This is a predicted structure of a 97-nucleotide RNA (c-di-GMP-I riboswitch aptamer) from an Actinomycetota bacterium. Its Rfam family is "c-di-GMP-I riboswitch aptamer". From the family's description: GEMM was predicted in a large-scale screen for bacterial structured RNA regulatory elements. Gene Ontology term of the family: cyclic-di-GMP binding.
[in-house]
């Protein structure tokens, strides 16, 4: 250094839910708790979930000063989540052959 991950040792993290906090929301931070993780460290590069405050397109209704207004739908990603989906990049403990 590559590969495996049975044992072995140090140990690590922390599913779901329960709290406060932050956000339109997904979701994220901290305490709590321990489903499970040999990368369940770490990074939005690629996909696939997820979400819609705002942007866009449609396109319906009400008003009304005839081209604005004002509320719903539905799409899109142009946006944002997610690393305990998956893939991929990066550093890593022991151990074996």
């Nucleotide at each position: 250094c590559a590969c495996g991950g049975a044992u072995c040792a140090c140990g690590g993290c922390a599913c779901a839910c329960c709290c406060g906090c932050c956000g339109a929301a997904a979701g994220g931070c901290g305490g709590g708790g321990u489903c499970g993780c040999a990368a369940a460290g770490c990074c939005a590069c690629g996909g696939a979930c997820c979400c819609u405050c705002g942007g866009u397109c449609g396109g319906a209704c009400a008003c009304c000063c005839c081209g604005g207004u004002g509320u719903g739908c539905g799409a899109c990603a142009c946006g944002g989540u997610c690393a305990g989906c998956c893939g991929g990049g990066c550093u890593g403990c022991c151990c074996g052959g």
Its mean pLDDT, the model's own confidence on a scale to 100, is 82.
NCBI's taxonomy places the organism under Bacteria, Bacillati, Actinomycetota.